About this RNA:
This is a predicted structure of a 263-nucleotide RNA (Bacterial large signal recognition particle RNA) from a Dehalococcoidia bacterium. The coordinates come from a structure-prediction model, not an experiment, and the mean pLDDT is 80. It is recorded under the gene name ffs. Rfam family: Bacterial large signal recognition particle RNA. Its family is annotated with SRP-dependent cotranslational protein targeting to membrane, signal sequence recognition and signal recognition particle, plasma membrane targeting in the Gene Ontology. The family's RNA type in Rfam is non-coding RNA gene.
RNA sequence: CCGUGCUAGACGGGGAGCUAGCGGUGCCCUGUACCCGCAAUCCGCUACAGCGGGGUUGAAUCCCUCCCGUAGGCCUGACCCAUGCGCCUCUGGCCCCAACGGGCUGUGUAGAUAGCCGGGUCCCUCGCGACGGAGGACUGUGAACCCCGCCAGGUCCGGAAGGAAGCAACGGUAAGCAGGACCCUUCGGGUGCCGAGGGAGCGCCUGGCUGGAGCCGUCCUUGCGGUCAUGCUCAAAGGUUUUCGUCGAAGAGAGGUGCACGG
Numbered sequence: 001c002c003g004u005g006c007u008a009g010a011c012g013g014g015g016a017g018c019u020a021g022c023g024g025u026g027c028c029c030u031g032u033a034c035c036c037g038c039a040a041u042c043c044g045c046u047a048c049a050g051c052g053g054g055g056u057u058g059a060a061u062c063c064c065u066c067c068c069g070u071a072g073g074c075c076u077g078a079c080c081c082a083u084g085c086g087c088c089u090c091u092g093g094c095c096c097c098a099a100c101g102g103g104c105u106g107u108g109u110a111g112a113u114a115g116c117c118g119g120g121u122c123c124c125u126c127g128c129g130a131c132g133g134a135g136g137a138c139u140g141u142g143a144a145c146c147c148c149g150c151c152a153g154g155u156c157c158g159g160a161a162g163g164a165a166g167c168a169a170c171g172g173u174a175a176g177c178a179g180g181a182c183c184c185u186u187c188g189g190g191u192g193c194c195g196a197g198g199g200a201g202c203g204c205c206u207g208g209c210u211g212g213a214g215c216c217g218u219c220c221u222u223g224c225g226g227u228c229a230u231g232c233u234c235a236a237a238g239g240u241u242u243u244c245g246u247c248g249a250a251g252a253g254a255g256g257u258g259c260a261c262g263g
Stems, first nucleotide, its partner, number of pairs: 001263006009057003012030004020046005034054005063256004068251001072247003077241004083235002086232002091229005097223003101220004106215002114210008122199006128192002131188006138179004147172003155164003
């Protein structure tokens, strides 16, 4: 140096969390790197740190160490933001009130605001009317007989003269039915530019007199108060970050590491 056969080792790793601590199952990130059993109200171990049983590979590009490297995770900071309690210091919206001065519409010498007097609106009482209901009155109709008048015919009394009762028809009327202009009485109220008297009187409307220039409404400015938040404080979920720290896979580089036999 080559060949053959063994052994150590390897057959994924990492983060957070759990744990006295170390691993595993579970979650997450890388990524493809054996099998079976145990295991989150846990399973196994003791700083040499999964336990038990099998299999493959095997001295190296594959094992070990150091350094680089950086995916990703966690912590701190900063910024953004849905949300929540609160606050009114700032900013802004809305509302009430107040102050002076302006703008605009309307109105005003055919007379504003104001003052005085009066009237209406409001309440009570007495009336009048319209409307609607009911009744009456009026007109018509309306009784075979048990309503009236008059009673043909016929009936009855009488010797006769003459009387009597009385149906129908006719006339009238009662109860009833119908009519609708006027009229009378009564009842009613979602009734009236109605009348008289008395009362009330803040407000609103209006007439007359006095008087002589504004008045109503609205907007702007300023201030107080109230309320709301897009304003402010704080909190914390989430997001962003070439903020701080920590762990750190894949990958790259350097170095290191057995045994036996034969040639």